[in-house]
């Protein structure tokens, strides 16, 4: 330099869940605790998946003279998740 990643050491990160938040419409974030896992559980929303649905857009209904406007459903990502798959890009120990 390559390989691999232990029942070994060093160091890191953190699930559900619990607080809290003058972030957010919401999914969801962001601190703290917490520890179920990770050898990329690092970084990017490019692909596909998944979550939501403020705005908008259809349909109903209610009211009404008309509009404006109230409720319901239902579609919508441009909002989100990288701890879902896949890609692209970095990198720390050890090397048994």
């Nucleotide at each position: 330099c390559a390989u691999u990643g232990a029942u070994a050491a060093a160091g890191g990160c953190a699930a559900a869940c619990c607080c809290g938040u003058a972030c957010g419409a919401a999914a969801g974030g962001c601190g703290g605790g917490g520890g179920c896992g990770c050898a990329a559980a690092g970084u990017c929303a490019c692909c596909g998946g998944u979550c939501u649905a403020c705005c908008g857009g259809g349909c109903g209904u209610c009211g009404g003279c008309a509009a404006g406007g109230g409720c319901g459903c239902u579609c919508c990502a441009u909002g989100a998740c990288g701890g879902c798959g896949g890609g692209a890009c970095u990198g720390c120990c050890a090397u048994a």
Predicted 3D model of a 96-nucleotide RNA (c-di-GMP-I riboswitch aptamer) from Azospira oryzae. The RNAcentral record of the sequence draws on Ribocentre. Its Rfam family is "c-di-GMP-I riboswitch aptamer". From the family's description: GEMM was predicted in a large-scale screen for bacterial structured RNA regulatory elements. Its mean pLDDT, the model's own confidence on a scale to 100, is 84. Of the family's consensus pairs, 95% are formed in the model.